[in-house]
This is a predicted structure of a 74-nucleotide RNA (transfer RNA) from a Planctomycetota bacterium. It was read from a public genome assembly. The source organism's lineage runs through Bacteria, Pseudomonadati and Planctomycetota. Its mean pLDDT, the model's own confidence on a scale to 100, is 84.

RNA sequence: GGCGGGGUAGCUCAGCUUGGGAGAGCGUCAGAUUCAUAACCUGAAGGUCAGAGGUUCAAAUCCUCUCCCCGCUC
Numbered sequence: 001g002g003c004g005g006g007g008u009a010g011c012u013c014a015g016c017u018u019g020g021g022a023g024a025g026c027g028u029c030a031g032a033u034u035c036a037u038a039a040c041c042u043g044a045a046g047g048u049c050a051g052a053g054g055u056u057c058a059a060a061u062c063c064u065c066u067c068c069c070c071g072c073u074c
Base pairs, nucleotide, nucleotide: 001073002072003071004070005069006068007067010026011025012024013023020057028044029043030042031041050066051065052064053063054062
């Protein structure tokens, strides 16, 4: 240099194929329970969806470019 995969909550990831409500588990905080802690239960907070531009009534999702990570290959 070429090809492929990936970037979404503090962490691990789904959602992209088929455009329309941003989610799950773990973690954090609060409550409930308990003599107390853990576990279990309930609730809450937490996101410029890597960045920019375009298409569209509407973009995490489609198109283009850029950045970063991983793998293969010359």